[in-house]
Context: one part of a larger RNA
């Protein structure tokens, strides 16, 4: 001076208590583990790996296997040669590649040649998702959006250090006041940024329609009132007022206000910690491979399955399930698209194009919720799995192995053990609806409206911080 305590004070956090949904039993998606396996690439492992890298493995992706094939090479930059590039065809072959055959001369130009690009030859090097994250760079998780971490002068101590930074109060805060050998300063906090919320101004098309016409309809005159868009102003600061308080910070309670006391919510993560993650995003150092650890191809595999674990979605029903009928959204996307009407099909889909580089046209139907009828508690009109035929797209191709749709099948499961997770408000819980990624291929992932609660206002306990103290045989 740290670190540690089943030593102590003080204090905080959905940490535990109040609550309300889950997971843990089932079936299905999905990853990991473990077994196989020719391969079943790799990497991530406690919280902080397991719907993770991967925002999307039929081929390509790919990095593995097998078997077929190349050796200056698929890519670069050099030196000679040789022909422009290129386009069309033949054999063979799984392709890749090998080998044939024909047509064809641009462009600059000092007519020597040169650019560019194919082909060949030798050599220099290329080339490696090969190793090492414990050699690194960057960039990330993490404790933790916790409140802390630190310096400069002076002061004390032989010294290491110490004081500042502790204390007395306060605060979400080392936030602020107030003492005080200390007196200032930095990184952090906060504030300054982006959105929501009230409101004014300017502006009125593709949006909007009060009041006047007018239609089938904001449809079209017309209108700028409102709605909304989108630029720039107000506005909240304990500012006022009562009361506690050390006449202070401050906290309480009121008023006014659309909003009070960090108004909600992002974005922002000191100094460091785990030799944490990543050499396979990229970069790079050594080290290693060079007719193979490089490089093309085909075709498989990453998708296997006694089994174990994580996250998820659908359930197990009446606060339900079906049928019918009718209403409300926000955010986003479209030209390699986004595709109305219409017509064919039970459906998925298909014909056909209209109109949209979109406040104009389109995806697009919002679901739940309303109302009415049916099913009466049953392995059922619950549940949908599994399998079967028959279509449907996407794609060179759906056999290993895409997705969908229609009939037909109709599996387990009746609310889950120990044990464990989320959440304090427009929050859980529930309903949809959209985007990336995408040729097809989300139960996943990233936003987005609807509908919309309980429960605590406590700090003994469990657990993670933080601040003083105290003890120690640790460093």
């Nucleotide at each position: 001076u740290g670190a540690c305590g089943g030593g102590g004070g003080c204090c905080c956090g959905c940490a535990c208590a109040a609550g309300c949904g889950g997971u843990g039993g089932a079936g299905u998606a999905u990853g990991u583990g473990g077994u196989u396996u020719a391969a079943u690439u790799c990497g991530a492992u406690g919280c902080a790996a397991c719907g993770c890298g991967a925002a999307g493995a039929a081929c390509c992706u790919u990095a593995c296997c097998a078997a077929g094939a190349c050796u200056u090479g698929a890519c670069a930059u050099g030196u000679c040669g040789c022909g422009a590039a290129c386009c069309c065809u033949g054999g063979u072959g799984a392709a890749a590649g090998c080998u044939g055959g024909g047509g064809g001369u641009g462009c600059c130009u000092u007519c020597g040649g040169g650019a560019g690009c194919g082909c060949g030859a030798a050599c220099a090097c290329a080339g490696g998702u090969g190793g090492u994250g414990c050699a690194u760079g960057g960039c990330u998780g993490u404790c933790g959006u916790c409140a802390g971490c630190u310096c400069g002068u002076g002061u004390c101590g032989u010294g290491a250090g110490a004081u500042g930074u502790u204390g007395g109060g306060u605060u979400a805060a080392g936030u602020c006041c107030c003492g005080c050998a200390a007196c200032g300063a930095g990184c952090g906090c906060a504030a300054c940024c982006c959105u929501c919320g009230u409101u004014c101004u300017u502006a009125g098309u593709u949006g909007c329609c009060a009041g006047c016409a007018u239609u089938a309809a904001g449809u079209u005159g017309g209108g700028g009132a409102c709605u909304c868009u989108a630029a720039g102003g107000a506005g909240a600061c304990u500012g006022c007022c009562g009361g506690u308080g050390a006449c202070a910070a401050a906290c309480c309670g009121g008023a006014g206000g659309a909003a009070g006391g960090u108004g909600g919510g992002g974005a922002u993560g000191a100094c460091g910690u785990c030799a944490a993650g990543u050499c396979a995003g990229c970069a790079u150092g050594c080290c290693c491979c060079u007719u193979a650890c490089g490089u093309c191809u085909u075709g498989g595999g990453c998708g296997a399955c006694a089994c174990a674990c994580g996250u998820a979605c659908u359930a197990c029903a009446a606060u339900g399930g079906c049928a019918u009928g009718c209403a409300c959204a926000a955010a986003g996307c479209g030209a390699c698209g986004c595709a109305a009407a219409c017509c064919c099909g039970u459906g998925a889909g298909g014909g056909c194009c209209a109109g949209c580089a979109a406040a104009u046209c389109g995806c697009a139907a919002a679901a739940a919720a309303c109302a009415u009828g049916c099913c009466u508690c049953a392995g059922u009109u619950c549940g949908g799995a599994u399998u079967g035929u028959a279509g449907g797209c996407u794609g060179c191709a759906a056999c290993c192995c895409g997705c969908c749709u229609a009939c037909a099948u109709g599996a387990a499961g009746c609310u889950g053990g120990a044990a464990u997770c989320g959440c304090u408000a427009g929050u859980a819980a529930u309903c949809g609806c959209g985007g990336g990624u995408c040729a097809g291929a989300a139960u996943a992932c990233c936003g987005c409206g609807g509908u919309g609660a309980a429960u605590g206002u406590g700090u003994u306990c469990c657990u993670g911080a933080g601040c003083c103290u105290u003890g120690u045989a640790c460093a």
Predicted 3D model of a 475-nucleotide part of an RNA (small-subunit ribosomal RNA, 3' major domain) from an uncultured bacterium. The coordinates come from a structure-prediction model, not an experiment, and the mean pLDDT is 85.